[in-house]
Context: one part of a larger RNA
Formats: sequence, structure tokens, C1' cells
RNA sequence: UUGCAGUUAAAAAGCUCGUAGUCAGAUUUUGGAUUCUGUGAAUUGGUCUGGCUUUAUCGUCAGUAUUGAUUUGCGGGGUCUUUCUUUCUAGGGAAACUGUUUGCUUUUAAUUAAGUUGAGCAGUGAAUCUAGGACUUUUACUUUGAAAAAAUUAGAGUGUUUAAAGCAGGCAAUCGCUUGAAUACAUUAGCAUGGAAUAAUAGAAUAGGACUUUGGUUUUAUUUUGUGGGUUUAUAAGACCGAAGUAAUGAUUAAUAGGGACAGUUGGGGGCAUUAGAAUCGACAUGUCAGAGGUGAAAUUCUUGGAUUUUGUCGCGUCUAACUUCUGCGAAAGCAUUUGCCAAGGAUGUUUUCAUUAAUCAAGAACGAAAGUUAGGGGAUCCAAAAAGAUCAGAUACCUUUGUAGUCCUAACCGUAAACUAUGCCGACUAGGGAUCAGACGACGUUAUUUUUUUGACACGUUUGGCACCUUAUGAGAAAUCAAAGUUUUUGGGUUCCGGGGGGAGUAUGGUCGCAAGGCUGAAACUU
Repeated sequence: UUGCAGUUAAAAAGCUCGUAGUCAGAUUUUGGAUUCUGUGAAUUGGUCUGGCUUUAUCGUCAGUAUUGAUUUGCGGGGUCUUUCUUUCUAGGGAAACUGUUUGCUUUUAAUUAAGUUGAGCAGUGAAUCUAGGACUUUUACUUUGAAAAAAUUAGAGUGUUUAAAGCAGGCAAUCGCUUGAAUACAUUAGCAUGGAAUAAUAGAAUAGGACUUUGGUUUUAUUUUGUGGGUUUAUAAGACCGAAGUAAUGAUUAAUAGGGACAGUUGGGGGCAUUAGAAUCGACAUGUCAGAGGUGAAAUUCUUGGAUUUUGUCGCGUCUAACUUCUGCGAAAGCAUUUGCCAAGGAUGUUUUCAUUAAUCAAGAACGAAAGUUAGGGGAUCCAAAAAGAUCAGAUACCUUUGUAGUCCUAACCGUAAACUAUGCCGACUAGGGAUCAGACGACGUUAUUUUUUUGACACGUUUGGCACCUUAUGAGAAAUCAAAGUUUUUGGGUUCCGGGGGGAGUAUGGUCGCAAGGCUGAAACUU
């Protein structure tokens, strides 16, 4: 691994990107025709042998005896259908073929013609054998074989009296004779071997492509010219550069995979600027007058220096009501006043393009609520800490009044949350329904105005892609429930992470990151 789990029992990294790794769509020779050969079965005919019967022939039955015919099954090898078995040199060479000589038979006027399972010679000669070159896509997989120490294991034989064992033993009993001590399994790697489905890999696209012929350049050698030397030629083998010819000359398809382009859209997606609204608080002005706040009840608190309250104006900082939804967008965190600018995204559509570019991902990286940290700014509200008033047995709380850090913005850190759908991502299939959002398409209709087109908005239908919902499961589950949590003992689509009783413990220690707070990684003893 075969073969466990991961919504809620232990458990899916907060989210996305991403290298190594793992994994990866379809497509290229299939199908015919024919022939040889091996082997099995059935039917059937001879021959032979042995029975039965018979005077004998005949007849009949049997035979793992032998030899034919037919049908059929299972293999193996050729050849042809566009279809190469690596190729060359040398030696040897069966069958077969070609040529030739000759014998025989028939025939002819005639070695004339035909035939021939006769004989010889020569040539060709992958039936396969040897030696030597030149080259060859490479593996996985699988078959068979050699090899793989015994003991052990499985297992054959054998009366250790049985058995566990052992490798003995048996027959004869005067000599001796004789049989064993099998076999299997032995997985990865390596060697040899047959196969060529499956899975990879390579090939011809700037043709430096293949093959054939041919011409040069150049290197090295060989043999022959009687001999030694030199040169040239010839021949042979390399290398390089041209030329011509041959060919069906050479680019698979366009994945309800992916990327790109374009079109009209769409969204509370992002950034920057701009703009609006209401409320709180404050200031100034104004009117009135004794209380106001607050609470379960009070008090702390503010008030003739006019509180609270009314009206008007202004300012600061914050927030974005109603509309607001089982609606939208975004990778998640998250995102809601107007307008403008900037770049980006999804889905849809297309008689556009590239052609495997894909999926998931250790390492690594970006983003990442709130709180917190650092430095500036800003400080209206609310408000950890703190103070006070209450309550209370006590109250270091809940309630009240104050109130600092903080809450807001900018620049940096931090890197965690019940970061939850407590449900990884990609792909396929399995079931019915009506809504809704975005696009596209269709079509009688209603409406807006103008009088028809356009074009909107409704109403109707189809379709692709979303957020969800309802009903049912011949499915799943411990159930709750779930169209996924189904297609799972009928167990394997691809890939990543992670869990193994409760505590100790997300602790100690080490490492690393951080200014710190702390984060990431992460035990054991002991206990139960």
C1' cells in the first nucleotide's frame, strides 16, 4: 500500500499565488485475402493385431497400432493488400526456382512436341550457421529461463511402538541385493529471453530532413607496373562542400480542458480626489425661570456667574439611517452618501486566435478582522485602566457620574479569531421544482411619447453562469441531517494538508520570527 478517518466524536493550513514533487484529454496498423505447419476433437474409409462367430468366405466388436478423407477448435510462420525482416562483406548452404546435359514414357517424318516423384552440372539462394565491419530512439510493464547457502515454511516417501521428530530404510537372513535423502515457495535489484496492449520518451518546420545519382575539396592507406626512391594516376575507406533527381515529400485534431483577443454589459470589488446628510459635543447670540441629570430607588454631578430647555448661526471630529433583502461584489479578511479619474475582475456572447500551454502543491511569497506596538496628526463620541456614588455580608462587579490609553487618519510592525459553511482544491456522473441576480437569444402581448421605427420598463419562454431555497431519497450517515456529507467491504479519478483515549500541554526545552506583547515549530516524565 491492499484497507481507516477529518460538519457536530481527535481532525481541512484564514485566504490566494507558487518552485521542486505527484499527476495529466483524444488521435497514428486496423481489417481483409491467401498459403504452409503443429496440435486436439468428431464423423467416416482402408491396412494390421486381438476377441466372438463361422467348415471357410462373410459378418461383428475392440485397439493410446498404422494410414487416408471431410468438418471443426486452438496455436505458430510466410506472402499480398501504400505495410521492411537493420544493413554490408566473406565462408558454408537445406528446400525451392532458373538454365543446361542426359535417362525414361507417350508422340512425331524428325531430339519434333508434351510429360516426368529419374540422374548430373552451373547459377540464384535470410531454412539458419559462423566471422568481421557499419548502424541502431530509450525505458517502464509483462512472459519464460538461468541464478538466488542450508536449516526454517509448505509438501512427497518412510510404523521413530504412536507423536513431536529423524532421513532414514526395505528384502534376504550363510554371501549379499536394492530404493531413497523428492518437489514447491523464494517478491526488490541484476542477467538472458518472447510480447508490443498500456504509460512515458525521441523524430522533418529558418529543413543543416530522408533516399538515389553525380561533381569537387581533403585525409589515410592498398595492390600492380622486375627491384630501390620520388611524383602522378587508379582503387579502397573517412571527412567536408556543392548540383540534380525521387517521394502522396514533411505541420493530427481543435477537448461541454486551458490561455489570449474582441463586443455590449455588470457589481455596496479596489485606489485617489471631490461632495452630501443626520446626530453627538462645543462656541456665540436669543427667550424664559428653578431646578436639571440620573436611577429599581438614590447619590456623586451641573445650576440666579441662569443649569436643563426654546430658537438662530457657526465649528470640529466621527458615522453613512430608512431604502437593506435567505440580494450583489471580492481570494479571504471585507465592502453601502454624490460625482470624477485610474487601473483591475467575473459571467455572458462570438462562423476569432494559440495548441496541451493543464490540476494540485513541500520550500518560498502577497494579502490578512479586532486587539496590541512604534512615530506623527487628530481628539466629537464611546470608553479598558483609574476615581467617585450606589447596591451588597463583602463588590476590587453588574447600575450611575467622571475619565486616560484606545476608538479616527498617515507611515511602519504584529500575523492571530467560533479567520465557521466548525465541511480543502480540480474533474465526472446521479432528481424533481419554483423563485432570484448577471448576460445572451426568442416571441403574440402591456406600457412610456409622438405617429411609426429605434430604445427603455413590465409580462412570457429558452439557455449559460451565480447566491440560496423547497420536496423527496431503491443513495449516505451513529444520528442530527446531507443533491452532497451520494456514486465506499461491489473498498483505487487526480492532488495537498491533517487526526489516533482523557489530562500533563499548545506547557518545558531547543530553533526561528518579532521593538515588545507574543507567533510558528513542539516533547517527555507522571497520571488516569
Predicted 3D model of a 528-nucleotide part of an RNA (small-subunit ribosomal RNA, central domain) from an uncultured fungus. The coordinates come from a structure-prediction model, not an experiment, and the mean pLDDT is 80. It matches the Rfam family "Eukaryotic small subunit ribosomal RNA". The family is grouped with related families in Rfam's "SSU clan". The full RNA is in RNAcentral, with records from ENA and SILVA.